[in-house]
Order: sequence, then structure tokens, then C1' cells
RNA sequence: GGGCCUGUAGUUAAACGGUAUAACGUACCCUUCGCAUGGGUAUAUUGGGGGUUCAAUUCCCCCCAGGUCCA
Repeated sequence: GGGCCUGUAGUUAAACGGUAUAACGUACCCUUCGCAUGGGUAUAUUGGGGGUUCAAUUCCCCCCAGGUCCA
């Protein structure tokens, strides 16, 4: 320098054009004499910028970060 892959809640992962979902976590409540377990409610997310589209996490372009291969 070039090819390929990845980037989504605090963490780990789904969703691949039509509402962004789950588990764990965190906060509160119930249960207990108290703790743990259990139950309930809430919390919070698409790496950045542009394009296509009625509509973009999804498709296209550039950039950034990480991984991998070639030189």
C1' cells in the first nucleotide's frame, strides 16, 4: 500500500428494507426479622458523515476503529 471480515443498551448477542429484541447488569417495589433466591416495574442501543428510497440497523460511497491475509 492492497483484499476480506467486524462495529447495535453498561456487557454478550438477535433483527438484514416497514415498531430495534432478548439475556445478563443497574434502579425501585413485593416477598423475609434480615440476607439470598423468586416475582413485578422501569432504565438504556444501530461507530461518524453523505447518497438511494414513501421508509435504512439493513442497500451504495467516503472516513474512523479493531481483526485477518497478501506484498
This is a predicted structure of a 71-nucleotide RNA (transfer RNA) from a Candidatus Shapirobacteria bacterium. Taxonomically the source falls in Candidatus Shapironibacteriota (Bacteria, Bacteria candidate phyla). Rfam family: tRNA. Its family is annotated with triplet codon-amino acid adaptor activity in the Gene Ontology. By type it is a transfer RNA.